The RNA shown here (c-di-GMP-I-GGC riboswitch aptamer) has 83 nucleotides and comes from Geomonas anaerohicana.
The coordinates come from a structure-prediction model, not an experiment, and the mean pLDDT is 90.
Lineage of the source: Bacteria > Pseudomonadati > Thermodesulfobacteriota > Desulfuromonadia > Geomonas.
RNA sequence: UCCGAUAACGGCAAACCCGGAGCAAUCCGGCGACGCAAAGCCACGGGUCCCUUUCCACGAGGGGGAUAGCCGGGCUACCGAAG
Repeated sequence: UCCGAUAACGGCAAACCCGGAGCAAUCCGGCGACGCAAAGCCACGGGUCCCUUUCCACGAGGGGGAUAGCCGGGCUACCGAAG
């Protein structure tokens, strides 16, 4: 450095509910724990979702937004078993 244990110290916090922001997706705070070895950070690529607009219209194109706990990628990081 890779790696990730019936290890140790800890950490984060899904859904529901309450309050707030937003047209919405969703986000923030509280409660709460489904889970997570990066569930720490980054919208770079893909996917998915929302809004808007256009068109050959039950779909597709453009623009804007969201999702990092969808996948990939980048940066940083505690511990030290086996390998």